Predicted 3D model of a 74-nucleotide RNA (transfer RNA) from a Planctomycetaceae bacterium. Its mean pLDDT, the model's own confidence on a scale to 100, is 81. Rfam family: tRNA. Rfam describes the family as follows. Transfer RNA (tRNA) molecules are approximately 80 nucleotides in length. The family's RNA type in Rfam is transfer RNA. It was read from a public genome assembly.
RNA sequence: GAUCCUGUCGUCUAGUGGCUCAGGACACCUCCCUGACACGGAGGAGAUCGGCGGUUCGAGUCCGCCCAGGAUCA
Numbered sequence: 001g002a003u004c005c006u007g008u009c010g011u012c013u014a015g016u017g018g019c020u021c022a023g024g025a026c027a028c029c030u031c032c033c034u035g036a037c038a039c040g041g042a043g044g045a046g047a048u049c050g051g052c053g054g055u056u057c058g059a060g061u062c063c064g065c066c067c068a069g070g071a072u073c074a
Stems, first nucleotide, its partner, number of pairs: 001073007010026004018057001028044005050066005
């Protein structure tokens, strides 16, 4: 330098172009339980989806460029 893949709560992830607040697990916070801790139960907070544009009535999803990480080739 070329081609391809990946990027979504703190972490791991789900998500046919259209449904309510982008869902779940773990972690975190509060309460219950216990003499206390753990386990368990109830509830809560947390992502405008890597960035900027474009297409569309409508984009996490499609397209372009850029950024970061990875693989292969040179």